[in-house]
Context: one part of a larger RNA
RNA sequence: CGGAGGAGCAUUGACGGAAUCUGACUUUAGUACGAGAGGACCGGGUUGGACCAACCUCUAGUGUACCAGUUGUCGCGCCAGCGGCACCGCUGGGUAGCUACGUUGGGAAGGGAUAAACGCUGAAUGCAUCUAAGCGUGAAGCCCGACCGGAGAUUAGUGCUCCCUAUGAGACUCGUGGAAGACUACCACGUUGAUAGGCUGGGUAUGUAAGCACAGUAAUGUGUUAAGUUGACCAGUACUAAUCAGUCCAUCGG
Numbered sequence: 001c002g003g004a005g006g007a008g009c010a011u012u013g014a015c016g017g018a019a020u021c022u023g024a025c026u027u028u029a030g031u032a033c034g035a036g037a038g039g040a041c042c043g044g045g046u047u048g049g050a051c052c053a054a055c056c057u058c059u060a061g062u063g064u065a066c067c068a069g070u071u072g073u074c075g076c077g078c079c080a081g082c083g084g085c086a087c088c089g090c091u092g093g094g095u096a097g098c099u100a101c102g103u104u105g106g107g108a109a110g111g112g113a114u115a116a117a118c119g120c121u122g123a124a125u126g127c128a129u130c131u132a133a134g135c136g137u138g139a140a141g142c143c144c145g146a147c148c149g150g151a152g153a154u155u156a157g158u159g160c161u162c163c164c165u166a167u168g169a170g171a172c173u174c175g176u177g178g179a180a181g182a183c184u185a186c187c188a189c190g191u192u193g194a195u196a197g198g199c200u201g202g203g204u205a206u207g208u209a210a211g212c213a214c215a216g217u218a219a220u221g222u223g224u225u226a227a228g229u230u231g232a233c234c235a236g237u238a239c240u241a242a243u244c245a246g247u248c249c250a251u252c253g254g
Base pairs, nucleotide, nucleotide: 001152005163006162007161008160009159010158011157015149016148017147021049022048023047024046025045026044027043033038051106052105053104054103055102059100060099061098062097066093067092068091069090070089071086072085073084074083075082076081110144111143112142117137118136119135120134164254170248171247172246173245174190175189176188177187178186195241196240197239198237199236200235201234202233205229206228211224212223213222214221215220
C1' cells in the first nucleotide's frame, strides 16, 4: 500500500514445514516344528540407546549490583567501624534469569490405494492356469490421520460484536515498562491508573550484624541474637514518573 468506511475478537484451511529411527529382556513356550541337537511365527508386557521439542519442580552449573570470611596497602584525624585498589584481590555459599549433566513429552494407533509376493473365481486351450473380463490379501514406502505455520490464498475467504460523519470513531507521536527485542516490530499500561521505581509485608540467600555488657593480661569467647543484611522473586500500596499536549484521517456515502 492492497484486501472499496473504521475497529476488536473468534475462525476456515489452499498451501508450506517439521517429524517418520531402533535394541534388549520377559511372557505366550522349552509350546508348534524336529529322531535329536536345537527352536519359532502371531500376539501381550517391561525397559533402554540415539534424535527432537518444551521447561526449571528436583539434581547440577553460572549467577562481576546478594551474604559471609580473610590478606596486603591507602583513605575517612585516632580507636572502633567502614570505604577504595589489588583478576569480582582471594576464599566459602547463593535468589531470579539463562542452562544440562536435570525433568516432562514425542515417533504411535487407525483408515485408504498399492509394490514385490500370495490367492479366489475363470476362459482363450471341455483339463490346467492369480488374468485375458472380474474379485481379494499384502510394506518402515504413497495418500490421509497426528504436530507447527498459514487469507498478499491479489481467488486477498467466513462468523460475532462495536463505532463513525462536523460535539469527529480510530490510529500515530510522546511517556512508564516487559518472561518482547540488534534497531524496528510485538505486548501491557498512561490518573476512570498497579506500567516501572520507591515503600510495606512475605519469600529466598547468607549464617548470629553494629553497639553495649560480661569473662580473659590478650588474641578471643559468651549474652543481647536464628541476629543483621538481602539484585532480579510473590503480593499490597498512588509516595515518584506515565502531566499537558500535538499530528493524520470525514471519500465515489459508504

Record summary: A computed fold for a 254-nucleotide part of an RNA from an Acidobacteriota bacterium, annotated as large-subunit ribosomal RNA, domain VI. Lineage of the source: Bacteria > Pseudomonadati > Acidobacteriota. Its Rfam family is "Bacterial large subunit ribosomal RNA". Gene Ontology terms of the family: ribosome and structural constituent of ribosome. Model confidence (mean pLDDT): 84 of 100.